[in-house]
RNA sequence: GAUAAGAGCAAACCCGUCGUGAGGCGGGGACGCAAAGCCAUGGACCCGGAAUACCCUGCCGGGUUGCCAGGUUGCCGAA
Numbered sequence: 001g002a003u004a005a006g007a008g009c010a011a012a013c014c015c016g017u018c019g020u021g022a023g024g025c026g027g028g029g030a031c032g033c034a035a036a037g038c039c040a041u042g043g044a045c046c047c048g049g050a051a052u053a054c055c056c057u058g059c060c061g062g063g064u065u066g067c068c069a070g071g072u073u074g075c076c077g078a079a
Stems, first nucleotide, its partner, number of pairs: 001076001008033002013028006031066001037072003041069003044064006
């Protein structure tokens, strides 16, 4: 960060499967992506639980990196 080249990934949805759930995995499928590679570190959002007369707040555990930051590794080499 290009109307480049060679690549890569895979949203929604569908099928199967795991999970209380958020959601994950596999196959199909492409909305898109200059890191839509990796890391759950900060924030944000989502799920579950206990406590509490109730509410709020706070707590414990879990999830989403294609929510935003951060760290780290990588392809090409025009302006």
Predicted 3D model of a 79-nucleotide RNA (c-di-GMP-I riboswitch aptamer) from a marine sediment metagenome. The RNAcentral record of the sequence draws on MGnify.